[in-house]
RNA sequence: UCGGGGAUGGUGUAACGGCAACACGUCGGACUUUGGCUCCGAAGAUGGGGGUUCGAGCCCUCCUCCCCGAG
Repeated sequence: UCGGGGAUGGUGUAACGGCAACACGUCGGACUUUGGCUCCGAAGAUGGGGGUUCGAGCCCUCCUCCCCGAG
């Protein structure tokens, strides 16, 4: 430099173009003598710019970063 794949809560992963979900974790509560377990609830995310569209995590484009391959 070229080709391919990827970037979503704190972490690991989902998501036909139509309310961004699940698990763990965190916080609050219940239970418990306390802690743990268990149960209930809450907060918390689409890498950045532009475009297409009534509507973009998803499609197009540029950039940044990561992984694999080629030279």

This is a predicted structure of a 71-nucleotide RNA (transfer RNA) from an Actinomycetota bacterium. Its Rfam family is "tRNA". Rfam classes the family as a transfer RNA.